[in-house]
Predicted 3D model of a 371-nucleotide RNA (Bacterial RNase P class A) from an Actinomycetota bacterium. Rfam family: Bacterial RNase P class A. The family's RNA type in Rfam is ribozyme. Rfam links the family to the GO terms ribonuclease P activity, tRNA processing and dimeric ribonuclease P complex. NCBI's taxonomy places the organism under Bacteria, Bacillati, Actinomycetota.
This record gives sequence, structure tokens and C1' cells, in this order.
RNA sequence: UGAGUCGGCCGGGUGAUCGCGGUGCCCAUCCCCUCGGGGGUGGGGUCGAGGAAGGUCGGGGCUCCACAGGGCAGGGUGCCGGCUAGCGGCCGGUCGGGGUGACCUGCAGGACAGUGCAACAGAGAGCAGACCGCCGAUGGCCCGACUCGUCGGGCACAGGCAAGGGUGAAACGGUGCGGUAAGAGCGCACCAGCAUCCCGGGUGACCGGGAUGGCUCGGUAAACCCCACCCGGAGCAAGGUCGAAUCGGACGCACGGGCGGCCCGUCCCGCCUUGGAGACAAGGCAGCGUCCAGGUGGACCGCUCAGAUGGAUGAUCACCACCGGCCCCCCGGGGCCGGGACAGAACCCCGCCUACAGGCCGGCUCACCGC
Repeated sequence: UGAGUCGGCCGGGUGAUCGCGGUGCCCAUCCCCUCGGGGGUGGGGUCGAGGAAGGUCGGGGCUCCACAGGGCAGGGUGCCGGCUAGCGGCCGGUCGGGGUGACCUGCAGGACAGUGCAACAGAGAGCAGACCGCCGAUGGCCCGACUCGUCGGGCACAGGCAAGGGUGAAACGGUGCGGUAAGAGCGCACCAGCAUCCCGGGUGACCGGGAUGGCUCGGUAAACCCCACCCGGAGCAAGGUCGAAUCGGACGCACGGGCGGCCCGUCCCGCCUUGGAGACAAGGCAGCGUCCAGGUGGACCGCUCAGAUGGAUGAUCACCACCGGCCCCCCGGGGCCGGGACAGAACCCCGCCUACAGGCCGGCUCACCGC
């Protein structure tokens, strides 16, 4: 200098004008009042979004409902240690994977408890299998030789084999030597891996080493399942307080006629007014008051020094800072034009995830160059 990686931070500043919401501060003014106070309006002062306020994914506070204890069912979490009120969170580590490296990344318990699954391809896919291939020792058939039951040659019929080819995500270890008719853990050496045991290190996951064994049975649990731990449900439209009207209950007063009845009902009939051709409709005579219960319409609380409840936190201009383009020039600056994201509280808190113009700081790695 270039490329990269990790962590932290900022998310324009000042002023003016207009505007919005809160106010437990000050002033003015008006209303109510049980004279303690309460409320309205105006002005001033003061306060007024975020790193994610977002998604509403996890946990908690708070509220209501349910609940003796334990279990079943259902759901969640899942290497180890620590932190945390708690979490599926955070920090550090182990193991696996990726990168030359800094570093990144993993829904990382159990597959000898049991059950299941494996498309296509392929001969064969779970106590496997033979398409091409190799062999044909042994047995069979044919030919030849001779000392006549042996030898030599051929065929690939029975049969043997799994080395090589080929299929697949995966084919029951790898390399070499021996061995054989050809082969094969068939035997051996080394390596890998499994099981059991031992030694050493670590709190632990795990790591390092050694011995023995049969020579070697794989994968999948974001399949059922097993093991360990955790979980009651619904959510601020939770929920609470006050409470119109109507209906219901109690008491008191009132009432043209009839009915029941002499203390109960407010019913029926009738009459009047208005509209209409009429049927009829609406209103009145003809009811009212007080209290109780209930908790609908509604109001307030829950709700917070941001705190709305149709939801405020904004707009314009100027200057400065930043970024991009163009021009001038005395190469240090100057001028003009343009640009600034994602988004936006609604009960609160702790996390996670996602979006984001542009910028700042620091650690580390790799490559090249110079000293």
C1' cells in the first nucleotide's frame, strides 16, 4: 500500500419563523363550591422517539380464572462449565465442518431397549449379492501319447471366486507381502476403526498413551421411540372503580268509569287532540317521587417527568460540518449545483431476529514493497 477478519460507537449541529402534544412551575382570566378546594381558557417557562421504538419469536413483572398431592396425555429444551429473576439468552471451552490465516460455523443426548425407512440406478441395500470379469484345482466331455492308468493339451458343462470394471448418498476396512486353479483377514506386518480394561492430564465435555480381542454390523431419531430436565390457562380489548336509560324489587303519594277487593292492581274499556277517504297511527286524560339490586351505553383508573386514546414529537429558510459532480486558479484554496437511509413509542422490563444512506475508532491476519 492492497485485500480481509473481529469488536465498539455515531445516526448531523446552531439559529430564526410557523405549528403539535404533556406539564406536579409561574402569571392572567372565567366557572363551580359543602370555602378545604376543583375545573376551563390564554400567555410564558420547561419536557417531548429509536438503535432498532419494527417482527411479536423466547422469558419475566402485572392482572383475572383454576388449583390437596402424585401420575398419564400433550408441548418444549438437549456437548461441557459458568453467568442470569428467567429464557430457545450471553460468555468461555470441547468435538465436527470451512478458510493459507485472523477467524467463521453446527436443532452437537441415545442407533447392542424395541419398531420402522432407504426413491432412482444397480447383479446385490441389511444376518446382501454375481452383470461384465477371473478361474475351472475337483468332477464331466473331447483329442493325443504310452510302460494301460497315468501324463499332456483343449472345452467352459457342473462348479469355485469376489481381485478388477460398473451402479449408487451408502456395497461388510486400506496398503503391501505371502498364499492360491483363481481368489479371499485365508495367514502375516503396518495403518484406520470398534469393544473391553488400564495409566496420565482436565471441575467437565474431552484429550494423550498402552494392553487385549474377534479381524471389522453401516446410515437415519428436523421417523416413531428411549433417557434427563422444564411447562396450569388466558392476556392491558388483562382487569378494576363509579355508574344513565329500560326492565325488576320495596315504600310513599296520586287516580274518570268498570272488574277483583278494602288494600290490591296500574289492567281493560272509554274520552280528547293531530294526520288520514277509511282501515289505522302518534300523543294525551292516565302517573310521580325516594331507595335497593344489577352493571348495559358511558366516564375514569390501569397508563408512567414522552404518555396519546382518531393517536403529539413536524415543516420552511439561513449558516456550518459531511458526501458526490462541474468550474476557476497564484496548487493552496474558492465558487456553483445536488444529496442524507431504515424507520417511528402505546402497560413495563430482559433478550433474540430482521431493516439501515453515510461515517468514526481499535485489535488481529494474509500478500507485496521499502528500511